Notes: Model confidence (mean pLDDT): 76 of 100. TPP riboswitch aptamer (THI element) from Rhinopithecimicrobium faecis, 95 nucleotides, folded computationally. The RNAcentral record of the sequence draws on Rfam. The source organism's lineage runs through Bacteria, Bacteroidota, Sphingobacteriia, Sphingobacteriaceae and Rhinopithecimicrobium.
């Protein structure tokens, strides 16, 4: 400088929206984003934007969620073991 990724075991953490039809209210049904829309799957685990707080936040922009930027070197969040690779050292053996 450059890597510090990956992968398995157990173990935990979360989230499930929105607009329409449709119902007494439910169930259903379609559309839209997404890894995942209650799926047993999906994603995350401190090298922690999975998630939740602020937050019916702010400014674009969506039919609206979603989406993009700021709030955000804001406060929280859930981990231990192997394995393999990769760099560096260290002894040895060979040329």
């Nucleotide at each position: 400088u450059u890597a510090u990724c990956g992968c398995u075991u157990u173990a935990g953490a979360g989230g499930u929206a929105u607009u329409c039809u449709g119902u007494a209210a439910a169930a259903a049904g379609a559309a839209u984003u997404g890894a995942g829309a209650g799926a047993g799957a999906c994603u995350c685990u401190u090298u922690g934007a999975a998630c939740c707080u602020g937050a019916u936040c702010c400014a674009g922009u969506u039919a609206a969620u979603a989406c993009u930027g700021g709030c955000g070197u804001a406060g929280g969040a859930a981990a231990a073991a192997g394995c393999a690779u990769c760099c560096g050292c260290u002894u040895g053996u060979u040329a």